[in-house]
SAM riboswitch aptamer (S box leader) from Luteimonas gilva, 120 nucleotides, folded computationally. Its mean pLDDT, the model's own confidence on a scale to 100, is 83.
């Protein structure tokens, strides 16, 4: 870097340095000189890898898969807003009807993105 799989409505601060943008991209809408973003120190949240354990299934066994509980030393990630919303398809409501348009914390095994793990 690429492929595949899983998850993405919860959760999580205090200082120092710096100084103008930042929230992936586009359209919105937000954050930001009452100092954002970034870096450093300390702290915390989580439970993907990991450790322990209960149950079920497969297996001759070793073990593998799934569901649950506990742990947090290590590998990681994260600590504004649902992945901030939308982007594709569908459904519903409004508009007399169609179309168009607007709205919906409605649906989805869509796309894109983020994180973890496997393989190359």
């Nucleotide at each position: 870097c690429a492929u595949c799989c899983a998850u993405c409505g919860a959760g999580a601060c205090c200082g120092g340095c710096u100084g103008a943008g930042g929230g992936a991209c586009a359209g919105g809408c937000c954050c930001g000189a009452a100092g954002a973003c970034g870096c450093c120190g300390g702290g915390g949240c989580a439970a993907c890898c990991c450790g322990a354990u209960g149950g079920a299934g497969c297996g001759a066994a070793a073990g593998c898969u799934c569901c649950g509980u506990c742990g947090a030393a290590g590998g990681u990630g994260c600590c504004a807003a649902g992945u901030c919303c939308u982007g594709c398809g569908g459904g519903g409501a409004c508009c007399u009807g169609u179309a168009c348009g607007u709205c919906c914390g409605c649906c989805g095994u869509g796309a894109a993105g983020a994180u973890g793990g496997u393989u190359g």